[in-house]
RNA sequence: AGAGUUUGAUCCUGGCUCAGGAUGAACGCUGGCGGCGUGCCUAACACAUGCAAGUCGAACGGGGUUUACGCGCUGAAGAGGAUUCGUCCGAUUCUUGUGUAAACUUAGUGGCGGACGGGUGAGUAACGCGUGGGUAACCUGCCCUGUACAGGGGGAUAGCAGUUGGAAACGACUGGUAAUACCGCAUAAGCGCACAGUACCGCAUGGUACAGUGUGAAAAACUCCGGUGGUACAGGAUGGACCCGCGUCCGAUUAGGUAGUUGGUGGGGUAAGAGCCUACCAAGCCGACGAUCGGUAGCCGGUCUGAGAGGAUGAACGGCCACAAUGGAACUGAGACACGGUCCAUACUCCUACGGGAGGCAGCAGUGGGGAAUAUUCCACAAUGGGGGAAACCCUGAUGGAGCGACGCCGCGUGAGUGAUGAAGGGCUUCGGCUCGUAAAGCUCUUUUCCUGUUGACGAAUUAGCCUUAGGGGCAGUUGACGGUAGAUGGGGAAUAAGCCACGGCUAACUACGUGCCAGCAGCCGCGGUAAUACGUAGGUGGCAAGCGUUGUCCGGAAUUAUUGGGCGUAAAGGGAGCGCAGGCGGGAAGUCAAGUCCAAAUUAAAAGUUCGGGAGUAAUGCCCGUGAUGGUUUGGAAACUGGCUUUCUUGAGAGCAGGAGAGGCAAGCGGAAUUCCCGGUGUAGCGGUGAAAUGCGUAGAUAUCGGGAGGAACACCAGUGGCGAAGGCGGCUUGCCGGACUGUAUCUGACGCUGAGGCUCGAAAGCCGGGGUAGCGAACGGGAUUAGAUACCCCGGUAGUCCCGGCUGUAAACGAUGAGUGCUAGGUGUGGGCGGUAUCGACUCCGCCCGUGCCGGAGUAAACGCAAUAAGCACUCCGCCUGGGGAGUACGGUCGCAAGACUGAAACCCAAAGGAAUUGACGGGGGCCCGCACAAGCGGUGGAGUAUGUGGUUUAAUUCGACGCAACGCGAAGAACCUUACCAAGCCUUGACAUCUGUGGAAUCUGAAUGAAAGUUCGGAGUGCCUUCGGGAACCGCAAGACAGGUGGUGCAUGGUUGUCGUCAGCUCGUGUCGUGAGAUGUUGGGUUAAGUCCCGCAACGAGCGCAACCCCUGCGAUAUGUUACCAGCGAGUAAAGUCGGGAACUCAUAUCGGACAGCCCGGGAUAACCGGGAGGAAGGCGGGGAUGACGUCAAAUCAUCAUGCCCCUUAUGGCUUGGGCUACACACGUACUACAAUGGGGCGAACAGAGGGCAGCAAAGUCGCGAGGCAGAGCGAAACCCUAAAAGCACCCCACAGUUCGGAUUGCAGGCUGCAACCCGCCUGCAUGAAGUCGGAAUCGCUAGUAAUCGCAGAUCAGCAUGCUGCGGUGAAUACGUUCCCGGGCCUUGUACACACCGCCCGUCACACCAUGGGAGUCGGUAACACCCGAAGCCAGUAGUCCAACCGCAAGGAGGACGCUGUCGAAGGUGGGAUUGAUGACUGGGGUGAAGUCGUAACAAGGUAGCCGUAUCGGAAGGUGCGGCUGGAUCACCUCCUU
Repeated sequence: AGAGUUUGAUCCUGGCUCAGGAUGAACGCUGGCGGCGUGCCUAACACAUGCAAGUCGAACGGGGUUUACGCGCUGAAGAGGAUUCGUCCGAUUCUUGUGUAAACUUAGUGGCGGACGGGUGAGUAACGCGUGGGUAACCUGCCCUGUACAGGGGGAUAGCAGUUGGAAACGACUGGUAAUACCGCAUAAGCGCACAGUACCGCAUGGUACAGUGUGAAAAACUCCGGUGGUACAGGAUGGACCCGCGUCCGAUUAGGUAGUUGGUGGGGUAAGAGCCUACCAAGCCGACGAUCGGUAGCCGGUCUGAGAGGAUGAACGGCCACAAUGGAACUGAGACACGGUCCAUACUCCUACGGGAGGCAGCAGUGGGGAAUAUUCCACAAUGGGGGAAACCCUGAUGGAGCGACGCCGCGUGAGUGAUGAAGGGCUUCGGCUCGUAAAGCUCUUUUCCUGUUGACGAAUUAGCCUUAGGGGCAGUUGACGGUAGAUGGGGAAUAAGCCACGGCUAACUACGUGCCAGCAGCCGCGGUAAUACGUAGGUGGCAAGCGUUGUCCGGAAUUAUUGGGCGUAAAGGGAGCGCAGGCGGGAAGUCAAGUCCAAAUUAAAAGUUCGGGAGUAAUGCCCGUGAUGGUUUGGAAACUGGCUUUCUUGAGAGCAGGAGAGGCAAGCGGAAUUCCCGGUGUAGCGGUGAAAUGCGUAGAUAUCGGGAGGAACACCAGUGGCGAAGGCGGCUUGCCGGACUGUAUCUGACGCUGAGGCUCGAAAGCCGGGGUAGCGAACGGGAUUAGAUACCCCGGUAGUCCCGGCUGUAAACGAUGAGUGCUAGGUGUGGGCGGUAUCGACUCCGCCCGUGCCGGAGUAAACGCAAUAAGCACUCCGCCUGGGGAGUACGGUCGCAAGACUGAAACCCAAAGGAAUUGACGGGGGCCCGCACAAGCGGUGGAGUAUGUGGUUUAAUUCGACGCAACGCGAAGAACCUUACCAAGCCUUGACAUCUGUGGAAUCUGAAUGAAAGUUCGGAGUGCCUUCGGGAACCGCAAGACAGGUGGUGCAUGGUUGUCGUCAGCUCGUGUCGUGAGAUGUUGGGUUAAGUCCCGCAACGAGCGCAACCCCUGCGAUAUGUUACCAGCGAGUAAAGUCGGGAACUCAUAUCGGACAGCCCGGGAUAACCGGGAGGAAGGCGGGGAUGACGUCAAAUCAUCAUGCCCCUUAUGGCUUGGGCUACACACGUACUACAAUGGGGCGAACAGAGGGCAGCAAAGUCGCGAGGCAGAGCGAAACCCUAAAAGCACCCCACAGUUCGGAUUGCAGGCUGCAACCCGCCUGCAUGAAGUCGGAAUCGCUAGUAAUCGCAGAUCAGCAUGCUGCGGUGAAUACGUUCCCGGGCCUUGUACACACCGCCCGUCACACCAUGGGAGUCGGUAACACCCGAAGCCAGUAGUCCAACCGCAAGGAGGACGCUGUCGAAGGUGGGAUUGAUGACUGGGGUGAAGUCGUAACAAGGUAGCCGUAUCGGAAGGUGCGGCUGGAUCACCUCCUU
């Protein structure tokens, strides 16, 4: 950084798609390790269980435990003593109780903390957030600093005890008690409030300082005696509150919204300003600079992407906000309207003894559910941080860690070296080989990882203790969840570790097999219908790698929303036109201000991240340090530009004056021509209309013609790319009124200007409403034609309408498909209007200026076409519009309209295109030029008959196969009785009829028999050769096994070769140059000419090649040479005759080699050319005639059955052999021929004249037999020698006289002949007999232009035999061609094209069927937000007759004050109601899209066969037709005008 995809190709426009990066991801396949991160995006769904907020005994009274001591008591043990032996005394110990003290503990009171930390993103479009400010309108616990204090009292209440209610939760009553709990009093530096004052300051209210008077409010104690706390005030710090500027998504198919609403005054309220609340007053306030409404959304730092500008995004980390089942409310407090507090309502869940209660994971784990999808009911407070505490310490699911997941990023490894018999094996193969591949094995090493042993951290600093210079300064020591982890070190051993995707192009990477438009692939283009590098598999290769692919999403590429950085003549796109409010933009000079702008400084832009630099670390992610940053604010400065203000100027603009031009508008009047109608005259049979007709009119007198009259509409000529108008548009003449432009002048104003969203006005035709009018024309309609049909084109009629007045509509291809304005940028030439100059008597002519209107053209521009001072050029200003095609200018909504409809204007869904310009072709019922037996002019045919032959069809066991318009059909087949033969039936063979190889046997070979239709099967006999190194070998024949043979089986659409055809048409190309962005063009076009791209001339072309022509063959004339088998003039011989013989070399002829013809000569034409016309000469004259020769290519033309051949298929058969049959069938149809239909003939007889061929398994003479076919016989000849061989038509004579015949010969009978193994199916010929159709052929159609057609015979190939076919040969031998309008084919130039498979093209609409999305729809069911009314919880506030109350006052009564209750305002949920909006659904219905080969027509593309299209109206199955007006984005021809040369 680009690439693919519209086309036959090209350029452009334009969409779609891909390559890149990213991700909280998911899915598929796979999976070794570590580090660092990260992990419910869905149901703000519901939650079991555990934990997540406590702490302080140094605030308080109690309780409990332990210890010590004291006291008394109960009981037990009990040394010792006494004893009556019953027992008694008894130190001591234990125990129970109690008191004191100490330590520990803690339910309650009290304090602090539960407003932090943690979670989530539902709501919110907002001062919510971001950014920068403000508070002179505020608060702030704990913390810090400072100042000043702490005096003296009082009354309660938990706990506790007792009684008592309840299942529980939880209470009730009585009694008594403490405080750092509560309440008075005292005191007041300072503070608050009220009043009045001074000074200074500010930013409006106002603030600060100072002093005064009055008045009000404080405090708590504990202690280990070090302290820790308490109160008031001031300040700081921190945290918060409120306000403001700016910024912050989409929709106008949401345009108006708002009643506490906007402001004021009084009052209330708050920490504080404020309609925050209330009463009254006023009527404001917001909004196109987008209010309101609807939809969506937490915002930001940042993140992803991008060159950037931008775009997208808001997981994790950080800041702010909001929320805590849903809704409401307040209490406490420094702070909440409070996630783990309270009250109420609602929903849900749970407990219950049915009376009543309990609960809130969007804390950490975890569960269910939802989902494509997201983790452990882990460890620890060791570290960091938080709460409480003086502290120890306690608490801490914050946090630190571990676990799970390749979810992401980063790092490492799966080994390294050597190793060629290039192993085995796999794959491919042209069978030679190539490849996997140094890859493996093997050998030599290493040990990250792994296993195992030993060792073993950093993270730890504290606090407490001791010392102290009093500064957390010093000393010594304790503490580790992670973790026996990381790391280190020894041992072991290549050991434990590679996949995924792709391989047609984009895009790196190719083969084989399978499949056969199937199965499937696919991001786009597109692959697959028998040779698939595109499907599946395999081998190989490419890419990435513990991952790889896929899917989703975002940015990029996309300059495809374009600020950077696009466009609008024809591709999508200029509003139909004007006026004009807002807005945007705006001439010259001077001054001033400093808003924009620029400069400097300050401040801010938290941290993290990012950029850059550096550091520790093996390294990377990550970590640490520094640095920079577009923005905001403030201050100071500059003054060129923009802007504001002031002054001024005239060139922009306007006005004045003087002129002339004009289909400019409106109104009134007038005129003539024409059509039609009416009246009258003349006049008679038609008129009219068309391609041709008919309908129609006319003997009741039309048409035609003359005269008169009526009425409506339109104004010929002039008339002109002439004029006027903003556009639509405007055309007879006259008058009136009105608008605009232009020219000249330079008198006035002094920027007054340009554009213009909305708005207003105008606006062709058609159409609508009301009234009039109506001659002609004429949608609809009627009729006649045409046609397959003809709802059309053509004809005859004809209503609305067309016309006028008034009103509406508001659209057109309303076009220059080109918005308006201003300035600038070569020319040339017409034309309209005006003016000036020069010369002159005189400007119509010459020169110039301004305005308008055309053409050509340069630069420039453009994809090209083109535009080019009337720009589509160069610039500026403003407006409108475009963003793939279809759906669709449709639906819905809205506005307008009487309606028709107009304006505004989507989406779902479908496609990969749709388009513009130009190029080459092809085509045209486009044009021009030209050619051809193409037509015409002629001659003869075919089509009718019979027969032959081929084909189709049918039939058949088989009728083998191929060929199918011309260019298949007497074609392959130059010859099917068997064979051929490929087909059918039957009988047989299986290494085979044929080739090569191996083993084994035998020479080969000859021959017999049986059976059989034959092939075959079975059984015999004869025979033993050649070479040899003695093993054997060669040829040939058997047998066996297997490789293989074989196939006229398939594919001519896999092929080679060959062939046909356009077409013997004159074309087809290349090199270099030039032109064009390019495809391409030029050359090759043009003017002539030719059979010809043949030649000449011209020319940005110059040359060349394949074709044409020529060279080759035959034929036509001559010469020379030769002279047998051909020839015979002269000489000789000779015969019945005869080149028969000698001879000859003249002639004919043969064979060779030459010559000849070239437009060479003359005349004329042409351009002095090429060449053409005529003439002479010549055997031949303009290529003399004929043949061979077939350019680049087209038709997937024909042929796999000539041959060859890839692949596929068959292998006891799809191969091979044999016999018989079939290819020869026969109701029909077609092609090609033969013979005829007769007298230009038929028959008979006589007698002439060719050429070219063939011949030894052959041609065969003479002779002879037969009516004949033919037989017998066999001379001669391998042939200029002999034979086939008679040529026939023709000529001469005779018969036949127009008939189904003396025409014609089919068919059939009989008898023969020939070939052949064999003529039944199924040959040919002969004789006799038979004697069909047919009397010249419908529509249609073929050949031929001269030795041709026509006609006549002859020969040959094939072949045993078998031509009416084919290929050749000669004989006789015509007619006609005016000409190129037409048919067909072709060539060149040009034009149009929507065709390129190329007109046998393309393509439109209805209908039918299937599917898809969508509009309407009686309705139905939900959601949302408002509104009105009802009810009214908790609670705050207010009121208060009730009840109750310790502190203060008071002796008391009582008071002050308070609580409860009650009432009221507000008030959530709820109820009712009518609307709004949105979604789903709905019988039926409307159109749309898509689909295979459906139906009907043929609308469009060529002049598309009626040019098309636009608007409108109307009609019709449908495309569509018609009317009116418009456009050229119409072909063709002619004319006019203009331009160029």
Notes: A computed fold for a 1541-nucleotide RNA from an uncultured bacterium, annotated as small-subunit ribosomal RNA. RNAcentral holds the sequence, with entries from ENA, Greengenes and SILVA. The prediction has a mean pLDDT of 84. Rfam family: Bacterial small subunit ribosomal RNA.